Two RNAs folded together computationally: RNase P RNA and transfer RNA, 457 nucleotides in total.
RNA sequence: CGAGGCGCCGGGCAGUCGCGCGCGGGAGCCGCGUGAGGAAAGUCCGGGCUUCACAGGGCAGCGUGCAGGAUAACGUCCUGUCGGGGCGACCCGAAGGAAAGUGCCACAGAAACAAACCGCCGCGGCGCGAGUUGCGGUAAGGGUGAAAUCGUGAGGUAAGAGCUCACGGGACGGCGCGGUGACGCGCGUCCGGGUAAACCCCACGCGAAGCAAGACGGUUCGAUUCGUCCGCCCUCCUCACGGAGAGCGGACUCGGCGGCCCGCCGACCCGAGCCACGUCGCAACGAGCUGCGCGGCGACGCGCAGCCAAGAGAGAUGGCUGCCCCCCGCAGCGGUCCGCCGCCCGGGGACAGAAUCCGGCUUAUAGGCGCCCUCGCCAC
RNA sequence: GCGCGAUGAGCAAGCUUUGGGAAUGCACCUCGCUCUUAACGAGACGACGCUCCGUUCGAACCGGAGAUCGCGCACCA
Numbered sequence: 001c002g003a004g005g006c007g008c009c010g011g012g013c014a015g016u017c018g019c020g021c022g023c024g025g026g027a028g029c030c031g032c033g034u035g036a037g038g039a040a041a042g043u044c045c046g047g048g049c050u051u052c053a054c055a056g057g058g059c060a061g062c063g064u065g066c067a068g069g070a071u072a073a074c075g076u077c078c079u080g081u082c083g084g085g086g087c088g089a090c091c092c093g094a095a096g097g098a099a100a101g102u103g104c105c106a107c108a109g110a111a112a113c114a115a116a117c118c119g120c121c122g123c124g125g126c127g128c129g130a131g132u133u134g135c136g137g138u139a140a141g142g143g144u145g146a147a148a149u150c151g152u153g154a155g156g157u158a159a160g161a162g163c164u165c166a167c168g169g170g171a172c173g174g175c176g177c178g179g180u181g182a183c184g185c186g187c188g189u190c191c192g193g194g195u196a197a198a199c200c201c202c203a204c205g206c207g208a209a210g211c212a213a214g215a216c217g218g219u220u221c222g223a224u225u226c227g228u229c230c231g232c233c234c235u236c237c238u239c240a241c242g243g244a245g246a247g248c249g250g251a252c253u254c255g256g257c258g259g260c261c262c263g264c265c266g267a268c269c270c271g272a273g274c275c276a277c278g279u280c281g282c283a284a285c286g287a288g289c290u291g292c293g294c295g296g297c298g299a300c301g302c303g304c305a306g307c308c309a310a311g312a313g314a315g316a317u318g319g320c321u322g323c324c325c326c327c328c329g330c331a332g333c334g335g336u337c338c339g340c341c342g343c344c345c346g347g348g349g350a351c352a353g354a355a356u357c358c359g360g361c362u363u364a365u366a367g368g369c370g371c372c373c374u375c376g377c378c379a380c
Numbered sequence: 381g382c383g384c385g386a387u388g389a390g391c392a393a394g395c396u397u398u399g400g401g402a403a404u405g406c407a408c409c410u411c412g413c414u415c416u417u418a419a420c421g422a423g424a425c426g427a428c429g430c431u432c433c434g435u436u437c438g439a440a441c442c443g444g445a446g447a448u449c450g451c452g453c454a455c456c457a
Base pairs, nucleotide, nucleotide: 001376002375003374004373005372006370007369008368009367011324012323013322014321015320016319017318019035020034021033022032023031024030025029037351041362042361044360045359046358047357048356049210050209051208052207056262057261058260059259061206062205063204064203065202066080067079068078069077070076081095082093083092084091085090096201097200101199102198103195104194105193117142118141119138120137121136122135123134124133125132126131150168151167152166153165154164155163169191170190171189172188174187175186176185177184178183214280215279216278217277218274219273220272221271222270227252228251229250230249231248232247234245235244236243237242253267254266255265256264257263288307289306290305291304292303293302294301295300325349326348327347328346329345332343333342334341335340381453382452383451384450385449386448387447390406391405392404400437409423410422411421412420430446431445432444433443434442
C1' cells in the first nucleotide's frame, strides 16, 4: 500500500419560522424547558402488567433439543465440545435417538432390505462338437441407481468372499485413564443402508388471551327479588298436629374456569343498545441510565457516586438560511517531485421514523472510524 | 396498535396430511364448418408454483427468513 476479519459511529453548531408536551404568569397570549432509533421496522421469540379460578392435576396439543453456566425469562447470550468452511484472522451449525416400533425410498435395476439378471466355478443330463439344460456355490467383475454390504494390495480358493494378513477408513449402549460434563486418549471388539425440517420415542418447558388487555365514572331499554329436594340443629307462633325464619351438610339442575376428564367456584345480582366520551393503565423510580471499584476467562453479578430523560389519541418531533465536516464531479485559477495537491464552483449525505413497557432475534442501511487482528506485495 | 390468513399459465382452479408425472375449464392461436361472424368440431401453445436459504437422492408440498395483498378486534360504565 492492497485485500480481508472483528468491533463501533451513523453528521455538528448557530439563527429564524412552525408543531407536540410540561411548568410559570392572569383566561386569549407570552416566557422558559424538553422532544426518535440502531434499528423506533418485521411482529419471530421471551417476560413485566391485566382479565378470566386463587392459575390446580391428568390427557390431548404446542414448543425446545451438544455440555456447563448467565438471566426475570427465552428459540437469546457467554465459555467450551464435536462437525463444516477459509492459507489465515475468523465465521457457520434445527448438533438427542435409525440398536423400541411403524412408514417411505419414485424411475431405473435381478434385488431398496435382506439380494443371483449377466458373468465365474463345481457336479449331473443331452449333443460328434460349438453349446444347451438341471442342481448347488459365489457379492471379485459387468450393469442400474442418490444409495448395493469398508477401500487398496497380497495370500488363499474349484471359483470366490474381512476367509486371513499389511496399510488406511469407520462404528461401538466393551474396558481403562482424564474431564463437573459434552467429549478426548489408549486398548479391545466389530464392519449391510438412508430418512425423525415422516409418524414416533426420550428429556425439559408451556393455563388461555392480549393495553383496541383491563379498572372507575353516563344514558335508554329489559329482567330479577335470591334454584329445587333431603337430613341435622337453633329461634319464634301454637295446648298439640303443624307452620315461619336463620345456619350447617349432602344430592340434583344451571352457569363460569380455551378442548376432554377430574377438580374448584357461584346461584348472585345482572343483560342488551348508544357515543372518534372522560380519568387511569401511560411515561419514567424502573429487570432504568452513566461513571468508578471489586469478583468472574466471559455472559454477568455486587458495591459506591451521580442523573430523572419524548409521549399523543386522526396521532408532535418539520421547513428555510449561514458556517464547518464527509463523499462525488470536473469547467476555471494557482502550485507541482507530473503521480497529483490546494482554492473556487456544482451536486449529494443512507436505511428509516416512537404509540403499553422492557430483554433478544431477524431484516434494511450512503458514508466513515479503530493505537486491534490476519494474509499478500514493496521498502528499510 | 394487536391478532390471523392467502400468494400457482392472461383469469379461475384440482394437487398441499403418502414429497417422485403441475390435472382441468375459460381466454389466446391454427384448421374445419359458414356468404361472414358467433356457436360447434379438431388441434396446438402457454407455469419452473411470490422471492431467497436450508432438510432430502429428490420440494408446489417439509422448515426458516423476507415481499405483496386481504381480513378480524374498542373501553363501552

Record summary: Rfam match: Bacterial RNase P class A. Gene Ontology terms of the family: dimeric ribonuclease P complex, tRNA processing and ribonuclease P activity. The family's RNA type in Rfam is ribozyme. Its mean pLDDT, the model's own confidence on a scale to 100, is 77.